Background:
The RNA shown here (c-di-GMP-I-GGC riboswitch aptamer) has 79 nucleotides and comes from Desulfuromonas sp. The organism belongs to Desulfuromonas, within Bacteria. The model forms 95% of the base pairs in the Rfam consensus. Rfam family: c-di-GMP-I-GGC riboswitch aptamer. Gene Ontology term of the family: cyclic-di-GMP binding.
[in-house]
RNA sequence: UCCGAUAAAGGCAAAACCAGGAUAACCUGGUGACGCAAAGCCACGGGUUCUAAAAUUCAGGACAGCCGGGCCACCGAAG
Numbered sequence: 001u002c003c004g005a006u007a008a009a010g011g012c013a014a015a016a017c018c019a020g021g022a023u024a025a026c027c028u029g030g031u032g033a034c035g036c037a038a039a040g041c042c043a044c045g046g047g048u049u050c051u052a053a054a055a056u057u058c059a060g061g062a063c064a065g066c067c068g069g070g071c072c073a074c075c076g077a078a079g
Base pairs, nucleotide, nucleotide: 002079003076004075011036012035016031017030018029019028020027021026034065040071041070042069044068045067046066047063048062049061050060051059
């Protein structure tokens, strides 16, 4: 360094419900744990998804817990 254990410490938090925000996708907080070794960060490529007004192969958004890519990182057995 790869790697990721019936290890230890610590971390995140799906669905659902409650409150708030947004036109919406969805977001924030609380409760809650389905799961996660990058479920940390970045919409760069693909994908999914939304759109009141304007636009109609466009434009502007959402999702990093869909896949890839980039950046950073805790712990540590076996190999």